RNA sequence: UUAAUCCGCUGGGGGAGCCUAGAGGCUGAGAGAAUAGAUUCAACCCCAGGAACCUGAACUUGGUAAUUCGAGCGUAGGGAAGCGGAGUAGCUAAAUG
Numbered sequence: 001u002u003a004a005u006c007c008g009c010u011g012g013g014g015g016a017g018c019c020u021a022g023a024g025g026c027u028g029a030g031a032g033a034a035u036a037g038a039u040u041c042a043a044c045c046c047c048a049g050g051a052a053c054c055u056g057a058a059c060u061u062g063g064u065a066a067u068u069c070g071a072g073c074g075u076a077g078g079g080a081a082g083c084g085g086a087g088u089a090g091c092u093a094a095a096u097g
Base pairs, nucleotide, nucleotide: 001090005086006085007084008083009082010081011047012046013045014044017026018025019024032041033040034039035038053078054077055076059072060071061070062069
């Protein structure tokens, strides 16, 4: 000086479904709250070794009371990051023998 690795700060990207009169139930990390119903806030997930999430998709197959429930599609097409600290290998330099 510095891959890996660890920590912190700031910033950014996201989704919010199904059944039900309701209580409640299903999947999930997450299905929350407020209101003017589309936004805001909270929580949660993800930020390039990028299946967080979107498109294809009113897709295919299986399953369910039902669904963006499982699998496939998927080596597909897109998709959001910077800084600081610690720090070993390695590299460089110096000193001594």